Source information
Small-subunit ribosomal RNA, central domain from an uncultured bacterium, 346 nucleotides, folded computationally.
[in-house]
Context: one part of a larger RNA
RNA sequence: UUGGGCGUAAAGGGCUCGUAGGCGGACUGGCAAGUCUGGCGUGAAAUCUCCCCGCUCACCGGGGAGGGGUCGCUGGAUACUACCAGUCUUGAGUUCGGUAGAGGAUUGUGGAAUUUCGGGUGUAGCGGUGGAAUGCGUAGAUAUCCGAAAGAACACCGGUGGCGAAGGCGGCAAUCUGGGCCUGAACUGACGCUGAUGCACGAAAGCGUGGGUAUCGAACAGGAUUAGAUACCCUGGUAGUCCACGCCCUAAACGAUGAUGACUCGAUGUUGGCGAUAUACAGUCAGCGUCCAAGCGAAAGCGUUAAGUCAUCCACCUGGGGAGUACGAUCGCAAGAUUGAAACUC
Numbered sequence: 001u002u003g004g005g006c007g008u009a010a011a012g013g014g015c016u017c018g019u020a021g022g023c024g025g026a027c028u029g030g031c032a033a034g035u036c037u038g039g040c041g042u043g044a045a046a047u048c049u050c051c052c053c054g055c056u057c058a059c060c061g062g063g064g065a066g067g068g069g070u071c072g073c074u075g076g077a078u079a080c081u082a083c084c085a086g087u088c089u090u091g092a093g094u095u096c097g098g099u100a101g102a103g104g105a106u107u108g109u110g111g112a113a114u115u116u117c118g119g120g121u122g123u124a125g126c127g128g129u130g131g132a133a134u135g136c137g138u139a140g141a142u143a144u145c146c147g148a149a150a151g152a153a154c155a156c157c158g159g160u161g162g163c164g165a166a167g168g169c170g171g172c173a174a175u176c177u178g179g180g181c182c183u184g185a186a187c188u189g190a191c192g193c194u195g196a197u198g199c200a201c202g203a204a205a206g207c208g209u210g211g212g213u214a215u216c217g218a219a220c221a222g223g224a225u226u227a228g229a230u231a232c233c234c235u236g237g238u239a240g241u242c243c244a245c246g247c248c249c250u251a252a253a254c255g256a257u258g259a260u261g262a263c264u265c266g267a268u269g270u271u272g273g274c275g276a277u278a279u280a281c282a283g284u285c286a287g288c289g290u291c292c293a294a295g296c297g298a299a300a301g302c303g304u305u306a307a308g309u310c311a312u313c314c315a316c317c318u319g320g321g322g323a324g325u326a327c328g329a330u331c332g333c334a335a336g337a338u339u340g341a342a343a344c345u346c
Base pairs, nucleotide, nucleotide: 004317005316008299012314014201017198021194022193023192025088026087027086028085029084030083033081034080035077036076037075038074039073040072041071042069048066049065050064051063052062053061054060091191092188093187094186095185096184097182098181099180103177104176105175106174107173108172109171110154114150115149116148117147118146119145120144121143125136126135162169163168206247207246208245209244210243211242216240220236221235222234223233258313259312260311261310262309263308266291267290268289269288270287271286272285273284274283295302296301319346320345321344328339329338330337331336
């Protein structure tokens, strides 16, 4: 390479948009590039296969035929693909009308709790643990009441509920704003799918500058435990946790399951639409769950939200260790990230 794979064995890119490229709905006509076919030419010799002949056989040698192509020229065929022209509405999209939502950004605002501060009451303990101690407290703590300040997070509602491409999103209100779903009608007329490179987004931690700092809390200090205890437990506590702007670009970024389309029994729960006089029952479209038929699977399991049956496009895998290391390159302020071997060894 051919072939085979990618939920858990090695393997789906963290996620979107989108360039090139690849692939692409229905009908009609044209063309004849791909495709199919006839003829001619060429495809040296040796080699290969078959037949015949010569050395006593064979090896070997000689003769003849055949085979061998992304080949050239030329004549034809036109189903499919391409191309050209025209048409269509089912794919895709637009408009009108409804509709649900922690989707995003900004500003404001609320109560509970926590801590601290001030004041009152009050007195000897509080706190903490397996048990203790460090710690706090007669300079009046803990407890309790009143008041004030600050920062951060939003109990109940809350739900295998909802929204978002993923990361993720939760008090309340306003402003700005993205996407989805549904109904019927009108419009455009294949405008589509995927997507190497690329652009954007991307939890937490971390970094830079400035602010903020209530809680919690790496590091650090002390107390315990222990043979030791650079830990687990306890008392403190800096960075950080929060905000603005700029970086970083990684995660078990997980459904460990790429995207899109089509097809393949059902049952049941639930969210949002639709329709009907209707709270009921049933139906239908879009989602979120559970259980199962066929089928698949090594099994456990998956099963219209497929891991079933197919199609298109992309990413990736090829024994374990060495190693996501070294070197080089690119990016980064740094931390490091991305790309990514070999010797050797089993």